[in-house]
RNA sequence: GGGCUCGUAGCUCAGGGGUAGAGCAUUCGCUUGAUAAGCGAGGGGUCGGAGGUUCGAGACCUCCCGGGCCCA
Numbered sequence: 001g002g003g004c005u006c007g008u009a010g011c012u013c014a015g016g017g018g019u020a021g022a023g024c025a026u027u028c029g030c031u032u033g034a035u036a037a038g039c040g041a042g043g044g045g046u047c048g049g050a051g052g053u054u055c056g057a058g059a060c061c062u063c064c065c066g067g068g069c070c071c072a
Base pairs, nucleotide, nucleotide: 001071002070003069004068005067006066007065010024011023012022013021018055026042027041028040029039030038048064049063050062051061052060
């Protein structure tokens, strides 16, 4: 220098054009003599950045940034 792949909640990841979700973690409550476990409810996101396409973009296109792998 070139190619491929990944980037979404604190962590691990779904979501393949039409309201951003799950598990774990965290907070509150129920339960218990108390804790753990269990059950219920909640908070938490400029979807890596900037443009473009579209009535509408987390998703599609281009460039850039970062991680990983391969070639040179």